Model confidence (mean pLDDT): 82 of 100. Large-subunit ribosomal RNA, domain I from a Bacillota bacterium, 586 nucleotides, folded computationally.
Context: one part of a larger RNA
RNA sequence: GGCGCACGGUGGAUGCCUAGGCGCUGAGAGCCGAUGAAGGACGUGGCAAGCUGCGAAAAGCCUCGGGGAGCCGCAAGCAGGCUUUGAUCCGGGGAUGUCCGAAUGGGGAAACCCGGCACGGUGAAGCCGUGUCACCGCACGCUGAAUCCAUAGGCGUGCGGAGGGAUACCGGGGGAACUGAAACAUCUAAGUACCCCGAGGAAGAGAAAGAGACAUCGAUUCCCUGAGUAGUGGCGAGCGAAAGGGGAAGAGCUCAAACCAUCGCGACGCGAUAGGCGGCAGCCGUUUUCGCGGUGGGGUUGUGGGACCUUCAGGGAUGCUCUGCCGAGCAUCCGGGCACGAAGUCACGCUAGCCGAACGGUCUGGGAAGGCCGGCCAAAGAGGGUAAGAGCCCUGUAGGCGAAAGCGUGGCGCAGGUCUUGGAGGGAUCCCGAGUACCACGGGACACGAGGAAUCCCGUGGGAAGCUGGGCGGACCACCGUCCAAAGCUAAAUACUACUCAGCGACCGAUAGUGGAGAGUACCGUGAGGGAAAGGUGAAAAGCACCCCGGGAGGGGAGUGAAAUAGCACCUGAAACCGUGCGCUU
Numbered sequence: 001g002g003c004g005c006a007c008g009g010u011g012g013a014u015g016c017c018u019a020g021g022c023g024c025u026g027a028g029a030g031c032c033g034a035u036g037a038a039g040g041a042c043g044u045g046g047c048a049a050g051c052u053g054c055g056a057a058a059a060g061c062c063u064c065g066g067g068g069a070g071c072c073g074c075a076a077g078c079a080g081g082c083u084u085u086g087a088u089c090c091g092g093g094g095a096u097g098u099c100c101g102a103a104u105g106g107g108g109a110a111a112c113c114c115g116g117c118a119c120g121g122u123g124a125a126g127c128c129g130u131g132u133c134a135c136c137g138c139a140c141g142c143u144g145a146a147u148c149c150a151u152a153g154g155c156g157u158g159c160g161g162a163g164g165g166a167u168a169c170c171g172g173g174g175g176a177a178c179u180g181a182a183a184c185a186u187c188u189a190a191g192u193a194c195c196c197c198g199a200g201g202a203a204g205a206g207a208a209a210g211a212g213a214c215a216u217c218g219a220u221u222c223c224c225u226g227a228g229u230a231g232u233g234g235c236g237a238g239c240g241a242a243a244g245g246g247g248a249a250g251a252g253c254u255c256a257a258a259c260c261a262u263c264g265c266g267a268c269g270c271g272a273u274a275g276g277c278g279g280c281a282g283c284c285g286u287u288u289u290c291g292c293g294g295u296g297g298g299g300u301u302g303u304g305g306g307a308c309c310u311u312c313a314g315g316g317a318u319g320c321u322c323u324g325c326c327g328a329g330c331a332u333c334c335g336g337g338c339a340c341g342a343a344g345u346c347a348c349g350c351u352a353g354c355c356g357a358a359c360g361g362u363c364u365g366g367g368a369a370g371g372c373c374g375g376c377c378a379a380a381g382a383g384g385g386u387a388a389g390a391g392c393c394c395u396g397u398a399g400g401c402g403a404a405a406g407c408g409u410g411g412c413g414c415a416g417g418u419c420u421u422g423g424a425g426g427g428a429u430c431c432c433g434a435g436u437a438c439c440a441c442g443g444g445a446c447a448c449g450a451g452g453a454a455u456c457c458c459g460u461g462g463g464a465a466g467c468u469g470g471g472c473g474g475a476c477c478a479c480c481g482u483c484c485a486a487a488g489c490u491a492a493a494u495a496c497u498a499c500u501c502a503g504c505g506a507c508c509g510a511u512a513g514u515g516g517a518g519a520g521u522a523c524c525g526u527g528a529g530g531g532a533a534a535g536g537u538g539a540a541a542a543g544c545a546c547c548c549c550g551g552g553a554g555g556g557g558a559g560u561g562a563a564a565u566a567g568c569a570c571c572u573g574a575a576a577c578c579g580u581g582c583g584c585u586u
Stems, first nucleotide, its partner, number of pairs: 001585009015571001016536002020508002022505007029497002031164002039100003042055003046078002050074002061094006070082003105114003115133007135161009169200001170198005180187001184234001210217002221248005231239002252489003255433001259297009275284002277327006302467001304432004308426006315334007335420004340416001344412008353401003359374005375392002377381001383395003438462008448474001469484005523530002543570001546557004
């Protein structure tokens, strides 16, 4: 030195564990913000560095409920307090809430600096406190240039906006490449990723100028099917419908216009015999007519609808239309409807909670929940805990009960809001969405790549008809059929999950599972940004008083404990690696 055996050191694998994750289900909730958000800075405790809580009223204040013996957060200690006159704690409501941040008096290198005005502390030009002072849009009012009217502008008041987010879902404006085509350019990837704008708890769509086929259906949305079909396609790679059928859900409406009334402005005419609802009589008079605009009524459809005219039926009261009478019309109220709806009230639910059955002995053991013996409950034998493995010890579970206050949903709902006569006939006149439809050219979207290419949308140019009208039925024409564009609103069925509650898992178990078993920390980077490692004594600290060696670290006794090679560098404690002793061997 090697090999072997034994015993150690080091190391932290493995096993066991779980405080944290991951995925999903069912409900709820789906916004917050100038009444200052989200997110922060700085403070705040008797002693206080971090986290948590809170805000100068600062681990808190007031109040209403719950609860019932301890309490002053994580977190010990010292000191000092609170509490059955009900504390701590839990829940509802309220108060306070520095500074920054949309940040908004002005500035600014965020958390800082500097002001105006009013009031107050004081006698004060100084200092301090409280309140207030940004911008934009809309409405109304006042004022008001060049410039007469006017307009611009200025000022005031009221209402609203601004920013954040769940990296989700939705609508819109922009919009790649890798890749695939076994290369590559059309094509694909893909209208995907990504950027921007906007909105809501959903969004969008939606009440046929539809889909179809000679039969019909009857808003939209979503699912299954139709169907990888019909098509499309360097007819390559690929892309890929619709009707129809079966389901979920179910809802239909409002304007514009014609016409009437009224108000304002303007024009022609003009001082009247043009008018004043009709008839008769009277009376009044700056009025009729036309154009434009505002408001109210009317009206909303495609077996065309409406205006207009005629007619029938229309409950009552009041008022108005110059006066009286008759008639007619209109308005309001009662009456009726509703996808609106305050207070109130009722029910249910949410935000604290409460009640809740039934066990003893003995043995082993440090410890009984284990074994043995004998009982009991069960609408409860889910789960967790307790010194080991507990239906009956604790917490719970099944089953019940409960709210002063706030909130949600639903019912009722005196009010309020909003809508409101119906039918028939006539077919002369009037209305029925224009730089629109459509066409050409250039693009885009449609499953459809320019194709025979309809349909929808945009750009440029051109540019209709007016119900005897117009669009569409996949070039186009005819016939036939079908539907009314150029205005608008509309629940539900559908999508998603940051958040709350309840629950589940042939999900992980500390190199796993989130990056994270408390971390977006430490650390790195000028910055955008990148981004760790790190769990376990014991049932209970009972965490080794005291003695000895040592300067200490550390160790030896003693003591605790079931165990101390469980001693805080702590469960188990593999291997590499390092030793000590013994044996064999060189």

It matches the Rfam family "Bacterial large subunit ribosomal RNA".